[in-house]
Context: one part of a larger RNA
């Protein structure tokens, strides 16, 4: 030097823990904002860096319920204080609420600077205090309403590429991703100019199914229905027009009206055609809205059963042994492992704002019919058609239907569409004007419940003062870092020593090799001390 054993050191592996996490259900809310947001600077404590709170009324101000003994957040000292004349807490409903920020008197390098106008202090002031002054919209002196935030979900406009086709251009991937625009708790679509087929259904949406069918497709990759049936929820409605009236206008007159567009009120809404008109007939029935009255429910919060000795231990909830409750034996703490010690749990009460719903009579709004048919109406640059392109499951194809950038361009109920080229029979339905709840969708937030979800290199980037420190001009990237003990009882006191270092006694603790670099304490790696070796 090497090997072995023991002992420490150094190391934070593992193990046991959870104060965060991740997923899912289920209810709930589903907006906030010029009445000044979300986020922010700045302040505010006796003492105050930093988190929380809160706002010059500043860890807080009034009410009102609740609660019942200690309290002035985190945070453990010390000092002054509140509190059964009920404080601190805990809930509702107010005040207050600098400044910045859509920021809105102007300005600006956010959190700053300077102003006009009116009262005020006041009699004056380059000085304070209050209040009011942006813009666009609608009404037009008065005042109303927007603006900006905010996770998904909607719906419109626009609209990519890698990708795949084993290359690539039609395709594809995709109306996706991304950009704008908008709205609402849903959105959006919706009451057939709809589907089917000889039989029939009767708005929409949404699941399952038809069906990876029928089809489409460099007939490649690949795309991909419907019809029917089974289910969830159900709902229907008003407008223009024909008629009739009215007000102001225009024009025109023989001043008696006439006509003409406008805007108002009635009426009037469909396809077994409807309605206007004529004629009969009636004042029904169904609903909503508001007011009052009850009232389930609803914050905080209250009540809630039943166990003891003895052993072991630092502690009892282990063990023994007798025993009680159960509409409670679900979970959590309590010095180990408690139905009967604490909090809870079963099950039972409560009440403010607010309230679903029910009643109720008043007021207002809505809301039917039968029968002729000679005239009238029934949505125009619309349907359609040419050309170019898009959507439809469907690449132009035999290509129906829907949208329309350009050029045309009807018909009027004996009307007109559609039934996948076109035509006839046949059948279905009423376009070019509108509204609509419910079943679907989502989850930034809040309550509960729950896990063959993680366990500090896991699980959110984040268990911890984390979107921090820190890096970046900047957009942005973006960490590490969790455990003393049952209780701080967190080592008076005394030595050594230059100490407020360390240590070594004493002293606490079950334990201190649990001493704050603290639970366990693995491995590299150091050293010490003995053995055997060379």
């Nucleotide at each position: 030097g090497g090997c072995g054993u023991a002992u420490g050191g150094g190391g934070g592996a593992u193990g046991c823990c959870u104060a965060g996490g991740c997923u899912u259900c289920u209810g709930c809310a589903g907006g906030c904002g010029a009445a000044g947001a979300a986020g922010g600077a700045c302040g505010u404590g006796a003492u105050a860096a930093g988190c929380u709170g809160c706002g010059a009324a500043a860890a807080g101000c009034u009410a009102c319920g609740g609660g019942g003994a200690g309290u002035g957040g985190c945070a453990c000292a010390c000092a002054c204080g509140c509190a059964u004349u009920g404080a601190u807490c805990c809930g509702u409903a107010g005040a207050u609420a600098u400044c910045c920020g859509a920021a809105u008197g102007g300005g600006g390098c956010a959190a700053c600077c300077c102003a006009a106008u009116a009262c005020a202090u006041u009699g004056a002031a380059g000085a304070u205090g209050u209040a009011u002054u942006a813009c666009c919209u609608c009404g037009a002196u008065a005042g109303a309403g927007g603006g900006g935030c905010g996770a998904a979900c909607g719906c419109g406009c626009u609209g990519a590429a890698c990708u795949g086709a084993a290359a690539c251009a039609u395709c594809u991937a995709a109306g996706u991703a991304g950009g704008c625009g908008u709205a609402g708790g849903a959105g959006a679509a919706g009451a057939a100019a709809a589907c089917a087929a000889a039989a029939g259904u009767g708005a929409u949406u949404c699941c399952g199914u038809a069906a990876g069918u029928a089809g489409u497709g460099g007939c490649g990759a690949g795309c991909g229905a419907a019809c029917g049936c089974g289910g969830a929820u159900u709902a229907g409605c008003c407008c223009a027009a024909a008629c009739c009236a009215g007000u102001g206008g225009u024009g025109u007159u023989a001043c008696g009206g006439c006509a003409c567009a406008a805007c108002u009120g009635g009426g009037g809404u469909u396809g077994u055609a409807g309605g206007a008109c004529c004629a009969c007939g009636a004042c029904a029935u169904u609903u909503c809205a508001u007011g009052u009255a009850c009232a389930a429910g609803g914050a905080a919060c209250c009540g809630g059963a039943a166990u003891a000795a003895c052993c072991u231990g630092g502690a009892a909830a282990g063990g023994u042994u007798a025993a009680c409750c159960a509409g409670a034996g679900a979970g959590g703490g309590u010095g180990a492992u408690a139905g009967u010690c604490c909090c809870g749990u079963a099950u039972g009460g409560g009440u403010a704002a607010c309230a679903a719903g029910u009643a109720u009579a008043a007021u207002g709004g809505a809301u039917a019919g039968u029968g002729g048919u000679a005239u009238c109406c029934u949505g125009a640059g619309u349907a359609g058609g040419g050309c170019g392109g898009g959507g439809c499951a469907c690449g132009u194809g035999a290509a129906a239907c829907c949208c329309u950038g350009u050029c045309u361009g009807a018909a009027u109920c004996u009307g007109g569409c559609g039934g996948g080229a076109c035509c006839a029979u046949c059948c279905g339905c009423u376009a070019a004007g509108g509204c609509u709840a419910a079943a679907u969708a989502c989850u930034c937030g809040c309550a509960g419940a729950a896990g063959a979800c993680c366990g500090a290199u896991a699980g959110u980037g984040a268990a911890c003062c984390a979107g921090u420190a820190c890096c970046g001009u900047g957009a942005g990237g973006g960490a590490a870092a969790g455990g003393u003990g049952a209780a701080a009882a967190g080592a008076a006191c005394c030595g050594u020593g230059a100490a407020u270092a360390a240590c070594g006694g004493a002293g606490u603790g079950a334990a201190a090799u649990a001493g704050a670099u603290c639970c366990u304490g693995a491995a590299a790696c150091c050293a010490u001390a003995c053995g055997c070796u060379u």
The prediction has a mean pLDDT of 83.
This is a predicted structure of a 534-nucleotide part of an RNA (large-subunit ribosomal RNA, domain I) from Flavobacterium lotistagni.
Its Rfam family is "Bacterial large subunit ribosomal RNA". Gene Ontology terms of the family: ribosome and structural constituent of ribosome.
NCBI's taxonomy places the organism under Bacteria, Pseudomonadati, Flavobacteriales, Flavobacteriaceae, Flavobacterium.
It was read from a public genome assembly.